[in-house]
RNA sequence: GCUUGAAAAGGGCAAACCACACCGAAAGGGUGGGACGCAAAACUACUGGCCUACUUCUGGAUUCUUUCAGACACGGCCGCAGAGUUGCCAGG
Numbered sequence: 001g002c003u004u005g006a007a008a009a010g011g012g013c014a015a016a017c018c019a020c021a022c023c024g025a026a027a028g029g030g031u032g033g034g035a036c037g038c039a040a041a042a043c044u045a046c047u048g049g050c051c052u053a054c055u056u057c058u059g060g061a062u063u064c065u066u067u068c069a070g071a072c073a074c075g076g077c078c079g080c081a082g083a084g085u086u087g088c089c090a091g092g
Stems, first nucleotide, its partner, number of pairs: 002092004012038002017033004022029002036079001042085003046082003049077003056071006
């Protein structure tokens, strides 16, 4: 350096859920608690996928104030997968 793995050693992260006079239209994020799990569950929205729809557009309704439905990311998810970058330990 490459590769395999988490058995050991030292550790790391933190699902659901709960709390918050936090951010956000929402999805979701943040902080604290909490551990379902994860050998990259470290980082990056690059590709696919998934989620939301403020605004916008179309259509319907309307008590004319609005409301309902559909479409659409410029929003989001890296713990969906791939890709890129970095990395502890052990074996080969």

c-di-GMP-I riboswitch aptamer from a Pseudomonadota bacterium, 92 nucleotides, folded computationally. It was read from a public genome assembly, where an Rfam model found it. Model confidence (mean pLDDT): 87 of 100.